The RNA shown here (transfer RNA) has 72 nucleotides and comes from Candidatus Doudnabacteria bacterium CG10_big_fil_rev_8_21_14_0_10_41_10.
Parts: sequence; C1' cells; structure tokens
RNA sequence: GCCUCGGUAGCUCAGUGGUAGAGCAGAUGCCUGAAGAGCAUCGUGUCGUCAGUUCGAUUCUGACCCGAGGCA
Repeated sequence: GCCUCGGUAGCUCAGUGGUAGAGCAGAUGCCUGAAGAGCAUCGUGUCGUCAGUUCGAUUCUGACCCGAGGCA
C1' cells in the first nucleotide's frame, strides 16, 4: 500500500429503512440489628466522524478516523 471484518448504554452484545433493546454492572425502595441474598422500580445512549440517497438512515452509498485479521 491493497483486501476482509468490526466501532451501538459503564462492560459483553442484539437490532440490516419507520425514530434503539437484552444480559451483567449500577441507582432507589422493601426486607435485616447491620450487611449479603431475594423482591419491585429505574436507560435524555449526539448508534466512530463528515457528506450523499430517501418523506424518513443505527440500517443503503462515498470519504476519513480507530481496532483485529490476511496479502504484498
């Protein structure tokens, strides 16, 4: 330098055009002498950045940034 894959909540990941979810973690309350466990409730995330297409983009297209792998 070229090719492929990936970047979404604190962490691990879903979601492949109609305005974003799960598990874990965390917070609050109940319970306890206290804590743990248990139960209930709680997510305004510039969806890596900038453009483009579209009535509408996390999703499609281009460029760029970052990470992993491969070829030279």
Overview:
Rfam family: tRNA. Rfam links the family to the GO term triplet codon-amino acid adaptor activity. The prediction has a mean pLDDT of 82.